[in-house]
Context: one part of a larger RNA
């Protein structure tokens, strides 16, 4: 060096299972509820099956009898018309009693008594006699008809019970009968309302230095933006979801803020006068640009905050958005030229569908004529704010979970980084009685390491098993002990500090799952770290991190909790490689 055999289990990001954690899907399934929309069922009402008396109400029709003070006025005049007489021995006036109405004045009915009258045209009034008759109005009583509410009762529908009878010889079935009980109720049909996680179908946004929580989502202004335009971030700052009938149009006129001086109360600052002052003021509102030769401040007259259009441009995926001379009509202001289609400009917003309102007598009009309806023009109704708006209409749980995917994206480990962390060096303010540097060292500066907590999300989600312990280790040195030195604020001894040094060594118990830590006892010392926080195809499985269950807290609930608690399946026969032992050539 080549080839074996027996072992071991370091690696082959070993095998097994298209990761169960995490995220994503306009995926699924179950579960919950005061999510949405339905629905079985419940309840209530109506209707049919469903019929007969009686009582008491309501509405309405018809008949009869009554009923009706605004003021003037004999007085409680309903309206209109006819009308000169009407009522009365079948008992008038008057008187007494009772009842009803009532505006408390009276009116009406009735009984008794009484025994012959009573009331009308006349003056007041818009309207004349309830003297009498007819037709009506308001309200009331009564009779009757229709409909209807409530109650009672009946029996014949319907229901129930029977050791009963029959259907020619079984039947607790079916049909009929008899008797009893209930009874137009119950039950059932259809319709309406209400209730209804009992059940069903679904929804439950996106962005995001993983996801959740928080924040945001449309529009305007500035910076970022790199001197054309445009340009991102959970980059840095602010605003808007309007206002104004003048704060619009036009003609004419005026100039501010601030400061100085003077001046009654009056002061730093009020109104007044003079001066300096080119723009620092003002311009409804944020900011930016603009602006004194006005866009700022006034006064007069007004409505162009017009109708029909629009050459041509800007912007731009689309859809939108923006500017616009000029023409026609009819106007406002101005002597005129001319200006005026809102506001110094840039925010003040919402597509389509559906529906409302007004118009269009040149649009369509379902055989024809109309109409309905639609079209066209104008206009209104969305914090459709997730603001290019999925529906008119929608929240949650899953540790009982599932599927498809992702290392496009988190948790372990690795990688990069090194803020944080550990160590070193420099500087030397100061401490150290004196003295910066024996020993320390403010404020700072420069590095190294890659053991902490992080940041990033680069390999791995068709799987890289995660804390601690056991076993077995191996390396670094920034050395715990042992060894050799320098300094000392080293008398000696014991120390402190620095330099060299990795050969060897570096304990056992109690508590806790613990690493750590505390305690106890030894010892020369009980080192710090790396090795996928070494080591689960070597062991364990106490912790964490499935399914069961309890407590506290949160939640209406399903359930949840780096809160606690008890319980809870750890697979692999070694091909290669590495290593150990051994054999042959």
């Nucleotide at each position: 060096c080549c080839c074996g055999c027996a072992g071991u289990g370091u690696g082959a990001c070993g095998g097994a299972a298209a990761g169960a954690c995490c995220c994503c899907a306009u995926g699924a399934a179950c579960c919950u509820u005061u999510a949405c929309u339905g629905u079985a069922g419940g309840c209530a009402g109506g209707u049919a099956u469903u019929g007969g008396u009686c009582u008491c109400g309501a509405a309405u029709g018809u008949g009869u009898u009554c009923u009706g003070u605004g003021u003037a006025g004999g007085a409680u005049a309903g309206g209109u018309g006819g009308g000169a007489g009407g009522c009365u021995g079948u008992g008038a006036a008057g008187u007494g009693g009772u009842g009803g109405c009532g505006c408390a004045a009276g009116c009406c009915a009735u009984c008794a008594u009484g025994g012959a009258g009573c009331c009308a045209a006349c003056g007041u009034u818009g309207a004349a006699a309830u003297a009498c008759c007819a037709c009506c109005c308001u309200g009331a009583a009564u009779a009757u008809g229709u409909u209807u509410a409530a109650g009672u009762u009946c029996u014949a529908a319907c229901g129930c019970u029977a050791a009963c009878c029959c259907g020619u010889g079984a039947a607790u079935c079916c049909g009929g009968g008899u008797a009893g009980c209930g009874g137009a109720c119950a039950g059932u049909u259809c319709c309406u309302g209400u209730u209804g996680g009992g059940c069903a179908g679904u929804u439950u946004g996106a962005c995001u230095g993983g996801g959740g929580c928080g924040g945001u989502c449309u529009c305007c202004u500035c910076c970022g933006a790199a001197a054309g335009a445009g340009u991102a971030a959970c980059g840095g700052a602010g605003g808007a979801g309007u206002u104004c009938a003048a704060a619009g149009g036009u003609a004419c006129c005026c100039u501010c803020a601030g400061c100085c001086u003077g001046g009654u109360c009056g002061g730093c600052a009020a109104u007044c006068a003079g001066g300096c002052a080119a723009c620092g003021a003002g311009c409804g509102u944020a900011u930016a640009g603009g602006u004194a030769g006005a866009a700022g401040g006034g006064u007069g007259c007004u409505u162009g905050a017009c109708u029909g259009c629009g050459a041509g441009a800007c912007u731009c995926a689309u859809a939108a958005g923006u500017c616009g001379a000029g023409c026609a009509g009819g106007g406002u202001c101005g002597a005129a030229a001319g200006a005026c289609g809102g506001a110094c400009u840039a925010a003040g917003u919402g597509a389509u569908c559906c529906g409302g309102c007004g118009g269009u007598u040149u649009c369509u009009g379902u055989a024809u004529g109309g109409a309905a309806a639609g079209g066209c023009c104008g206009u209104c109704g969305c914090u459709c704010a997730u603001c290019a708006g999925a529906u008119a209409a929608a929240a949650g749980g899953u540790a009982c979970u599932c599927u498809g995917g992702g290392g496009a994206u988190a948790a372990c480990a690795g990688g990069c980084u090194u803020a944080u962390c550990g160590c070193u060096u420099c500087c030397g303010a100061g401490c150290g009685u004196c003295c910066a540097u024996a020993g320390c060292g403010g404020c700072g500066a420069a590095g190294c390491g890659g053991u902490u907590u992080g940041g990033c999300a680069c390999c791995u989600c068709g799987a890289u098993g995660u804390c601690g312990g056991c076993u077995c280790a191996u390396c670094a040195c920034a050395u715990c002990c042992u060894g050799g030195g320098g300094g000392u604020g080293g008398a000696g001894a014991a120390g402190c500090u620095c330099c060299c040094a990795a050969g060897g060594g570096u304990u056992u118990g109690g508590c806790u799952g613990u690493u750590c830590g505390c305690c106890a006892a030894u010892g020369a010392a009980a080192g710090u770290g790396g090795u996928a926080c070494g080591u689960g195809a070597g062991c364990u499985g106490g912790g964490u991190u499935c399914a069961g269950a309890c407590c506290g807290u949160c939640g209406u609930g399903a359930g949840a909790c780096a809160g606690g608690u008890c319980g809870g399946u750890c697979c692999c026969u070694a091909u290669c490689u590495g290593c150990u032992g051994u054999g042959g050539g």
Molecule: large-subunit ribosomal RNA, domain V
Organism: Pirellulales bacterium